[in-house]
């Protein structure tokens, strides 16, 4: 330099163009002699950035950017 893959909650990751989710973590309550475990609930997201297509974009297209792999 070229090609491919990835970027979504604090972390690990899902997500068929039509309300953004799970597990773990955090907070509150229940349970009890207490802690842990267990149970219930709650908060937390400009979906890497910019633009385009569309009635509607995390999802499709283009450029940019960061990381990884391969080729030279």
């Nucleotide at each position: 330099u070229u090609u491919u893959c990835a970027g979504u909650a604090g972390c690990u990751c899902a997500g068929c163009g039509g309300u953004a989710g799970a597990g773990c973590a955090a907070g509150u309550g229940g349970c009890u002699g207490u802690u842990a475990a267990c149970c219930a609930c709650u908060g937390g997201g400009u979906c890497a950035u910019u633009g385009g297509u569309u009635c509607a974009a995390a999802u499709c297209c283009a450029a940019u950017u960061u990381g990884a792999a391969a080729a030279g």
This is a predicted structure of a 72-nucleotide RNA (transfer RNA) from Amicula sp. isolate GU52X-4 cfCalB7.
Taxonomically the source falls in Amicula (Eukaryota, Stramenopiles, Bacillariophyceae, Bacillariophycidae).
The RNAcentral record of the sequence draws on ENA.
The coordinates come from a structure-prediction model, not an experiment, and the mean pLDDT is 82.
Rfam family: tRNA. Rfam classes the family as a transfer RNA.